Predicted 3D model of a 73-nucleotide RNA (transfer RNA) from a Candidatus Woesearchaeota archaeon. The RNAcentral record of the sequence draws on ENA. Rfam family: tRNA. The family's RNA type in Rfam is transfer RNA. Model confidence (mean pLDDT): 82 of 100.
[in-house]
RNA sequence: GCUCUUGUAGUUUAGUGGCUAUAAUGCCUGCCUCGUAAGCAGGAGGUCGUGGGUUCAACUCCCACCAAGAGCU
Numbered sequence: 001g002c003u004c005u006u007g008u009a010g011u012u013u014a015g016u017g018g019c020u021a022u023a024a025u026g027c028c029u030g031c032c033u034c035g036u037a038a039g040c041a042g043g044a045g046g047u048c049g050u051g052g053g054u055u056c057a058a059c060u061c062c063c064a065c066c067a068a069g070a071g072c073u
Base pairs, nucleotide, nucleotide: 001072002071003070004069005068006067007066010025011024012023018056027043028042029041030040031039049065050064051063052062053061
């Protein structure tokens, strides 16, 4: 230098064009307990890597860039 893959909550992730974007874990509150842990219930937390484009409608399709990883030279 070229090619490919990946980027979504603090962390790990589901979601391959159409309802208010999903779960686990962690965090907070409550219940339970003499108290803690475990268990049960509830809650907060996301500019879907950045910027543009296509579309009535984009996490999803296209382009560029950024970051991480793999391969080739």